[in-house]
Molecule: transfer RNA
Organism: uncultured Bacilli bacterium
RNA sequence: GCCGCCGUGGUGAAAUUGGCAUACACGCAGGACUUAGGAUCCUGUGAGGCAACUCGUGAGGGUUCAAGCCCCUCCGGCGGCA
Numbered sequence: 001g002c003c004g005c006c007g008u009g010g011u012g013a014a015a016u017u018g019g020c021a022u023a024c025a026c027g028c029a030g031g032a033c034u035u036a037g038g039a040u041c042c043u044g045u046g047a048g049g050c051a052a053c054u055c056g057u058g059a060g061g062g063u064u065c066a067a068g069c070c071c072c073u074c075c076g077g078c079g080g081c082a
Stems, first nucleotide, its partner, number of pairs: 001081007010026003013022001019065001027045006046055003058074005
């Protein structure tokens, strides 16, 4: 230099047929239980806001009624070829 794959909550990650962004697990917070802890169980947990609501998928732009998903450019990671 060329080719391919990947980038989403605090973490691993789902949503791939373009149609509710956060399933499931971990972690964390509160509670129950316990003399106290651990384990177990219950509730909550993307961000801002008192709320209504607004914003959020690496960055920017485009297509579309609608984009995490399709197209373009760029950034970063991994792999292959030279």